[in-house]
Context: one part of a larger RNA
RNA sequence: UUGGGCGUAAAGGGUCCGCAGGCGGUUUGAUAAGUCAGGUGUGAAAUCCAACAGCUUAACUGUUGACACGCAUUUGAUACUGUCAGACUAGAGUAUGAGAGGGGUAAAAGGAAUUUCCAGUGUAGGGGUGAAAUCCGUAGAUAUUGGAAAGAACACCGGCCGCGAAGGCGUUUUACUGGCUCAUUACUGACGCUCAGGGACGAAAGCCAGGGGAGCAAACGGGAUUAGAUACCCCGGUAGUCCUGGCUGUAAACGAUGAUCACUAGGUGUUGGGGGGGUUAAACCCUUCGGUGCCGCAGCUUACGCAUUAAGUGAUCCGCCUGGGGAGUACGGUCGCAAGGCUGAAACUC
Numbered sequence: 001u002u003g004g005g006c007g008u009a010a011a012g013g014g015u016c017c018g019c020a021g022g023c024g025g026u027u028u029g030a031u032a033a034g035u036c037a038g039g040u041g042u043g044a045a046a047u048c049c050a051a052c053a054g055c056u057u058a059a060c061u062g063u064u065g066a067c068a069c070g071c072a073u074u075u076g077a078u079a080c081u082g083u084c085a086g087a088c089u090a091g092a093g094u095a096u097g098a099g100a101g102g103g104g105u106a107a108a109a110g111g112a113a114u115u116u117c118c119a120g121u122g123u124a125g126g127g128g129u130g131a132a133a134u135c136c137g138u139a140g141a142u143a144u145u146g147g148a149a150a151g152a153a154c155a156c157c158g159g160c161c162g163c164g165a166a167g168g169c170g171u172u173u174u175a176c177u178g179g180c181u182c183a184u185u186a187c188u189g190a191c192g193c194u195c196a197g198g199g200a201c202g203a204a205a206g207c208c209a210g211g212g213g214a215g216c217a218a219a220c221g222g223g224a225u226u227a228g229a230u231a232c233c234c235c236g237g238u239a240g241u242c243c244u245g246g247c248u249g250u251a252a253a254c255g256a257u258g259a260u261c262a263c264u265a266g267g268u269g270u271u272g273g274g275g276g277g278g279u280u281a282a283a284c285c286c287u288u289c290g291g292u293g294c295c296g297c298a299g300c301u302u303a304c305g306c307a308u309u310a311a312g313u314g315a316u317c318c319g320c321c322u323g324g325g326g327a328g329u330a331c332g333g334u335c336g337c338a339a340g341g342c343u344g345a346a347a348c349u350c
Stems, first nucleotide, its partner, number of pairs: 004321003007304002012318001014201004021194003025088007033081002035077008049065006091191001092188004096183004103177007110154001114150008125136002162169002206247006215241002220236004258317006266295012299306002323350003332343004
């Protein structure tokens, strides 16, 4: 390479957008590039293969035939693919009318709690633990009442609930704004799918500059525990956590399951719409479209399990795997302020 694979054995890129490329609905005509059939030319000889012949045989040699999958040219075929021209509406999209949402950005507002400060009441403890101690407190703590300030997070509702491509998003209001769903006809007429390279987004931690700093808390200090205790427990506590601007670009970035399309028993929750029945209005029943769960048949799977939200049956495109260690290391390249990221071996060894 072929072949086989990628939920858990090695293997789905963190996610999306998207150029090139690959693939692509129904139908009519043309063309004849791919495709298929025939002819002609060429495809040296030797070799290989077959038959026969010559050395006593064989090797060897000779003669004849076959082969030479290709290339060029020419004559045809037109189903499929391509190309050109035309048509269509089932894919895709637009318009119209409704709807749900913790989708995003910015600004403003709110209450509970915590800590600190001020003042009152009040007196000897408080705190902490398995037990203690470090620690705080007669310079009046803890407790309690009133007042003030600050920062961060938004209890209950809250839900296998909603939204988002993923990361993620949860107090309230306002402004701006993205996507989605349903229904009805109308319109465009294949405008589609996927996507190497590329671009954008991307938790936490970390970095740069400037702010902020209540609580929590790496590092660090102390008290315990212990043989020791660079820990687990306790008392403190700085970066950080928060905001603004920039960088980093990684995660068990997980559904450990790439995207899209089609098909293949059901049952039962829930969420957002529509239609019909029912009701004063509801509830409720039937049905249909979109999401999100559980159970389960066929089928698949080593098994576990998956099972219309497939890991079933097929199609297209991309990414990736090829024994363990060495190693996501070295070297080189490239990106980064750095930390480091991306790309990514071999010797050796089992």

This is a predicted structure of a 350-nucleotide part of an RNA (small-subunit ribosomal RNA, central domain) from Candidatus Multiplicimicrobium inquinatum. Its Rfam family is "Bacterial small subunit ribosomal RNA".